Predicted 3D model of a 351-nucleotide part of an RNA (small-subunit ribosomal RNA, central domain) from an uncultured bacterium. Its mean pLDDT, the model's own confidence on a scale to 100, is 88. Its Rfam family is "Bacterial small subunit ribosomal RNA".
Context: one part of a larger RNA
RNA sequence: UUGGGCGUAAAGAGCUCGUAGGCGGCCGGUCACGUCUGGUGUGAAAGUCCAUCGCCUAACGGUGGAUUUGCGCUGGAUACGGGCUGACUAGAGUGCGGUAGGGGAGACUGGAAUUCCUGGUGUAACGGUGGAAUGUGUAGAUAUCAGGAAGAACACCAAUGGCGAAGGCAGGUCUCUGGGCCGUUACUGACGCUGAGGAGCGAAAGCGUGGGGAGCGAACAGGAUUAGAUACCCUGGUAGUCCACGCCGUAAACGGUGGAUGCUGGAUGUGGGGACCCUUUCCGGGUUUCCGUGUCGGAGCUAACGUGUUAAGCAUCCCGCCUGGGGAGUACGGCCGCAAGGCUAAAACUC
Numbered sequence: 001u002u003g004g005g006c007g008u009a010a011a012g013a014g015c016u017c018g019u020a021g022g023c024g025g026c027c028g029g030u031c032a033c034g035u036c037u038g039g040u041g042u043g044a045a046a047g048u049c050c051a052u053c054g055c056c057u058a059a060c061g062g063u064g065g066a067u068u069u070g071c072g073c074u075g076g077a078u079a080c081g082g083g084c085u086g087a088c089u090a091g092a093g094u095g096c097g098g099u100a101g102g103g104g105a106g107a108c109u110g111g112a113a114u115u116c117c118u119g120g121u122g123u124a125a126c127g128g129u130g131g132a133a134u135g136u137g138u139a140g141a142u143a144u145c146a147g148g149a150a151g152a153a154c155a156c157c158a159a160u161g162g163c164g165a166a167g168g169c170a171g172g173u174c175u176c177u178g179g180g181c182c183g184u185u186a187c188u189g190a191c192g193c194u195g196a197g198g199a200g201c202g203a204a205a206g207c208g209u210g211g212g213g214a215g216c217g218a219a220c221a222g223g224a225u226u227a228g229a230u231a232c233c234c235u236g237g238u239a240g241u242c243c244a245c246g247c248c249g250u251a252a253a254c255g256g257u258g259g260a261u262g263c264u265g266g267a268u269g270u271g272g273g274g275a276c277c278c279u280u281u282c283c284g285g286g287u288u289u290c291c292g293u294g295u296c297g298g299a300g301c302u303a304a305c306g307u308g309u310u311a312a313g314c315a316u317c318c319c320g321c322c323u324g325g326g327g328a329g330u331a332c333g334g335c336c337g338c339a340a341g342g343c344u345a346a347a348a349c350u351c
Base pairs, nucleotide, nucleotide: 004322005321006320007305008304012319014201015200016199017198021194022193023192025088027086028085029084030083031082033081034080035077036076037075038074039073040072041071042070047067048066049065050064051063052062053061054060091191092188093187094186095184096183097182098181099180103177104176105175106174107173108172109171110154114150115149116148117147118146119145120144121143125136126135162169163168206247207246208245209244210243211242215241216240220236221235222234223233258318259317260316261315262314263313266296267295268294269293270292271291272290273289274288275287276286277285278284300307301306324351325350326349333344334343335342336341
């Protein structure tokens, strides 16, 4: 490379936007670039294959034909692909009317709880464990009442429920703001899909500067346990956890399942919208339709497990990735980073 694959065996980039490129709806016209075809030139000879002939035969050789899959020139065909041009509305987008939501950013604000401080009551214990001890307490703790301070997180509602591209998002109010869904079919008229490079976003931990610090709590100290105990348990406790700005760019970043489009039996929940019918006081019930999210299952698929209109079924397009285990996601080099490190990524050797 051909071929085969990527839920769990190796393999889907963490996610999105988007450049080049690849691919692309329906109806006409036109060109004839791809495509198909006739003619012609060239495609050396030898070789190879076929036929035939010559050496007694064969090897070998002669003659003719084929092959030479290609390229140039020229004539033609126009279904499909392509270029140009015109038209269309089923893809895509816009407008208009509705609608749900922890989607994002900023500001303000609330109550419960924890800790601490002040004061009152009150007295000898408290705390902690399997049991203890370290620890706290007669300088008045724990408990309880009142007042105050601070920081962080938001019980119930809460759900297999909602929103977001992913990471993720939850007390309340206000302001700014993104996207979705439904209805209408008014407008544009293929404007689309994917996306190598590239750019942006990206949990936690970590880093820089400056704040903040209640609780929790790596490190650390002590008490236990134990043969030991650099642990599990307990008492403390620093970074950190929080905020602002700037880095880092990784995760079992998981549905371990890339994106888009079309097609292919059902059953039953639930969230959002529409239409019709019933009941209509509200509430609600039924049928149906579109979008989302679950469960169970048919065909099919699958090595099996399972999956099964939210496909891992049937197809098309585009991207990424895999090719025995270890060595190794390492070395070297390059790029990025303040660093930690990240990205790219081998070989010897060995089984």